[in-house]
RNA sequence: CUCAUCCAGAGGGGUAGAGGGAACGGCCCGACGACACCCCGGCAACCGGCGGCACCCGCAUGUGCGGGGAGCAAGACCGGUGCCAAUUCCGACCCGCCGGGUGGCGGGGAAGAUGAG
Numbered sequence: 001c002u003c004a005u006c007c008a009g010a011g012g013g014g015u016a017g018a019g020g021g022a023a024c025g026g027c028c029c030g031a032c033g034a035c036a037c038c039c040c041g042g043c044a045a046c047c048g049g050c051g052g053c054a055c056c057c058g059c060a061u062g063u064g065c066g067g068g069g070a071g072c073a074a075g076a077c078c079g080g081u082g083c084c085a086a087u088u089c090c091g092a093c094c095c096g097c098c099g100g101g102u103g104g105c106g107g108g109g110a111a112g113a114u115g116a117g
Base pairs, nucleotide, nucleotide: 001117002116003115004114005113006112011040012039013038014037015036019029020028021027024091025090026089041084042083043082045081046080047079048078049077052072053071055068056067057066058065059064088111093108094107095106096105097104098103
C1' cells in the first nucleotide's frame, strides 16, 4: 500500500500502584486496585495442516476403493496470529428520511483494530 472483517463470543490468580478506555467531545472503568506485565483458563474471526458432507472422474458391484478440487457446514486436534468491560463504548464529516426543535433513524466516508498478501 491492497483486500476481507469489525451489533456474536470468551475470566480467574499473582506483581505493581494511578490513571485508563488510540486521538477530540461525551459517556464510562478505576484504591471494592482499573490500565499494564506474568501464569493459568477460555473464545472462535483470519491463515496453513488434518478430517466431514455434497459434487465430478475412473475402477469395482452387497455398495466400496482411488483421484480431483471450484462449493457447503461445523466440530475435535496441531501450527502461526488474534481476542476475552461497554457495537471499534457512542459521536465527530457527507447524503437521505422523520421531527416545530434539542434530536432520532438509515446509508456512506474518515480514523482505528485484526488477519492475509